[in-house]
RNA sequence: GGGCUUGUAGUUCAGUUGGUAGAACGCUGCCCUUGCAAGGCAGAGGCCACGGGUUCAAAUCCCGUCGAGUCCA
Repeated sequence: GGGCUUGUAGUUCAGUUGGUAGAACGCUGCCCUUGCAAGGCAGAGGCCACGGGUUCAAAUCCCGUCGAGUCCA
């Protein structure tokens, strides 16, 4: 330098052909307990890496940039 994969919550990841963004763990509060853990209930937390384009509508499609992984040179 080129090919491919990838970037979504604090972490690990889903998101089935474009239509209001989810799970598990973690965090906070309450219940339970003499107390802790476990368990139950509720809640907070993400303008989906960045910039543009297409569309009535984009995490999703297209282009570019940046980061990560991998292969080739």